Description:
Predicted 3D model of a 74-nucleotide RNA (transfer RNA) from Kineosporia mesophila. Lineage of the source: Bacteria > Bacillati > Actinomycetota > Kineosporiaceae > Kineosporia. The sequence was found in a public genome assembly. Its Rfam family is "tRNA". Rfam classes the family as a transfer RNA.
[in-house]
RNA sequence: GCCGGGAUAGCUCAGUGGUAGAGCACCUGAUUGUGGAUCAGGAGGCGGGGGUUCGAUACCCCCUCCCGGUACCA
Numbered sequence: 001g002c003c004g005g006g007a008u009a010g011c012u013c014a015g016u017g018g019u020a021g022a023g024c025a026c027c028u029g030a031u032u033g034u035g036g037a038u039c040a041g042g043a044g045g046c047g048g049g050g051g052u053u054c055g056a057u058a059c060c061c062c063c064u065c066c067c068g069g070u071a072c073c074a
Base pairs, nucleotide, nucleotide: 001070002069003068004067005066006065007064010024011023012022013021018054026042027041028040029039030038047063048062049061050060051059
């Protein structure tokens, strides 16, 4: 350089063209002598820029970064 895959919550992962979920973590309350555990509640996110569309996290193009394969130089 070329080919393929990926980027969604603090972490690990789901997800659909119609305003995005789970587990763990975090915060508040209940319970407890305290803590933990348990229960109830809460906060929190679609890598960047364009395009298509009534509507894009999803489809198309470019860029950035990560993973795998491959080629070349030394």